[in-house]
RNAcentral holds the sequence, with entries from Rfam. Transfer RNA from Podarcis muralis, 58 nucleotides, folded computationally.
RNA sequence: UAGCUCAAUUGGUAGAGCUUGAGACUCUUAAUCUCAGGGUUGUGGGUCCGAGUCCCAU
Numbered sequence: 001u002a003g004c005u006c007a008a009u010u011g012g013u014a015g016a017g018c019u020u021g022a023g024a025c026u027c028u029u030a031a032u033c034u035c036a037g038g039g040u041u042g043u044g045g046g047u048c049c050g051a052g053u054c055c056c057a058u
């Protein structure tokens, strides 16, 4: 750091729960189950093949 709460094994390309939408089931609401949507990590720079991770400013 996703709308909210939190992860990311000390640099290898960002996940989970809740929520939201659709479907299944149900006489109906709810509950349960399945699938899907949502991020460039407060902002701006730097280092590096590569930065959520290291450095600087705010």
Base pairs, nucleotide, nucleotide: 003018004017005016006015012049020036021035022034023033024032042058043057044056045055046054
Background: Model confidence (mean pLDDT): 81 of 100.